[in-house]
Context: one part of a larger RNA
Molecule: small-subunit ribosomal RNA, 5' domain
Organism: uncultured bacterium
RNA sequence: GAUGAACGCUAGCGGCAGGCUUAAUACAUGCAAGUCGAGGGGUAAAUAGUGUAGCAAUACAUUAUGAGACCGGCAAACGGGUGCGGAACACGUACGCAACUUUCCUUAGAGCGGGGAAUAGCCCAGAGAAAUUUGGAUUAAUACCCCAUAGUAUAAUGAAGAAGCAUUUCUUUAUUAUUAAAGAUUUAUCACUCUAAGAUGGGCGUGCGGCUGAUUAGGUAGUUGGCGGGGUAACGGCCCACCAAGCCUACGAUCAGUAGCUGAUGUGAGAGCAUGAUCAGCCACACGGGCACUGAGACACGGGCCCGACUCCUACGGGAGGCAGCAGUAAGGAAUAUUGGUCAAUGGACGAAAGUCUGAACCAGCCAUGCCGCGUGGAGGAUGAAGGUCCUCUGGAUUGUAAACUUCUUUUAUUUGGGAAGAAAUGUGAGAAUUCUUUUUCACUUGACGGUACCAGAUGAAUAAGCACCGGCUAACUCCGUGCCAGCAGCCGCGGUAAUACGGAGGGUGCAAGCGUUAUCC
Numbered sequence: 001g002a003u004g005a006a007c008g009c010u011a012g013c014g015g016c017a018g019g020c021u022u023a024a025u026a027c028a029u030g031c032a033a034g035u036c037g038a039g040g041g042g043u044a045a046a047u048a049g050u051g052u053a054g055c056a057a058u059a060c061a062u063u064a065u066g067a068g069a070c071c072g073g074c075a076a077a078c079g080g081g082u083g084c085g086g087a088a089c090a091c092g093u094a095c096g097c098a099a100c101u102u103u104c105c106u107u108a109g110a111g112c113g114g115g116g117a118a119u120a121g122c123c124c125a126g127a128g129a130a131a132u133u134u135g136g137a138u139u140a141a142u143a144c145c146c147c148a149u150a151g152u153a154u155a156a157u158g159a160a161g162a163a164g165c166a167u168u169u170c171u172u173u174a175u176u177a178u179u180a181a182a183g184a185u186u187u188a189u190c191a192c193u194c195u196a197a198g199a200u201g202g203g204c205g206u207g208c209g210g211c212u213g214a215u216u217a218g219g220u221a222g223u224u225g226g227c228g229g230g231g232u233a234a235c236g237g238c239c240c241a242c243c244a245a246g247c248c249u250a251c252g253a254u255c256a257g258u259a260g261c262u263g264a265u266g267u268g269a270g271a272g273c274a275u276g277a278u279c280a281g282c283c284a285c286a287c288g289g290g291c292a293c294u295g296a297g298a299c300a301c302g303g304g305c306c307c308g309a310c311u312c313c314u315a316c317g318g319g320a321g322g323c324a325g326c327a328g329u330a331a332g333g334a335a336u337a338u339u340g341g342u343c344a345a346u347g348g349a350c351g352a353a354a355g356u357c358u359g360a361a362c363c364a365g366c367c368a369u370g371c372c373g374c375g376u377g378g379a380g381g382a383u384g385a386a387g388g389u390c391c392u393c394u395g396g397a398u399u400g401u402a403a404a405c406u407u408c409u410u411u412u413a414u415u416u417g418g419g420a421a422g423a424a425a426u427g428u429g430a431g432a433a434u435u436c437u438u439u440u441u442c443a444c445u446u447g448a449c450g451g452u453a454c455c456a457g458a459u460g461a462a463u464a465a466g467c468a469c470c471g472g473c474u475a476a477c478u479c480c481g482u483g484c485c486a487g488c489a490g491c492c493g494c495g496g497u498a499a500u501a502c503g504g505a506g507g508g509u510g511c512a513a514g515c516g517u518u519a520u521c522c
Stems, first nucleotide, its partner, number of pairs: 001521003005518005012374006018367002020332001025330003029327003034074003039071002046065008081285003091209007100202002105198007113147004123136005153178011183190002211257003218248003223245004228240003260282004264275004287308005310321004338364001340363003346360001347358004377408004387399005413459006422449001425446001427444007466511005471492003477506005487494002
């Protein structure tokens, strides 16, 4: 000098930040991922209409609107949390893939023909305490299947040419085989299928770089390489059969310990040393362990299956759960906040849109935890008042222009009134232009924060100072008490009767809404 700090004393305000460093311990409760009716079948309540019966109330039937649930699509792999593991191509940086993939988006080309069988829901009948589940009948689709059509797609077999980096790659071309689709509707669009290119995201490989220990010296059998296969989006002992005996290591293998990595942060003149909270990038994990399914993408925090530990329900037959999401609870601890508001903005998912969802985000609440700013008044004022303290004590010194007193101001405070920007835009309505799907004008609407910030008026010095130290290092001295006691102390050291070092007082010094102590780093 610094801190994600804690503790003691003290405390007026604001702005901007930060806030479980310990038990990746266990979790009550609520919320944190949905959306689309312009894909589909279709219903309860309710409302409105029509019809029938009835004098009427009403009942029944039917039409329109129509929640939840269901099929289907997309999303749920993002966003948010944590730092367990991991000394590794995990991270950083620089290259490579002639060994790969990429939903949505953009551009370009081509297409969108015909048919079929089911199934959820609804209905009926059951089983079970529940979770849940069985059978029957019946129905739709942008769900599923078949046929047709298609090539610069895929596969196989050829031919010619070019290039390189070894396996090879690229271009042109021939033959054969295989593979596609879905509709909606306001008729103008949006969807859908195939192909090529781009963009974006990802996967894989390699060089170099960054911890400790030799009181760890040898380690290794899928081990090292090859041939052939399997598997993968893709290369590869990734896996397998066979063959060979290799491979790493004193430039530290192996083993053990510790640790998320980086941009950065702290310190320092720098070199360096230490750290890796917040913010940003990457990685890993989601009660402990394993596994796959779906999908463009996961081996998936709020999906599935199995084993285990724990907790809960049970009619004892069987079931349910996973806060290292946001709040919150218990425990641990020196120690770390509200079971708050809003989708107004930014961003995300879905949707043609309106819009819905969003504990992401934006805000508010708590805490002097930090940084920064402001204030606690300014000017004048000497009987140098009183009181306190000290002394060489009829007196002086000091507190001290300090107070009183006079005058001024009103930041702040209290009160009264006004009152934002953040709203670019979106949406609704009405026009205009137009290259024909865009541009543009006007009016109205939408703000959680918030009647907040800010501005103006009024009142009145009014509402606001502490903490540590004073032997040297180190700025700041005297008196009293105590008497190697009580005590102090970072080091040197003080204290045994004149203690500037202990305790109190007066005075002083330093910082200041803080000041000290402790811990840690330079």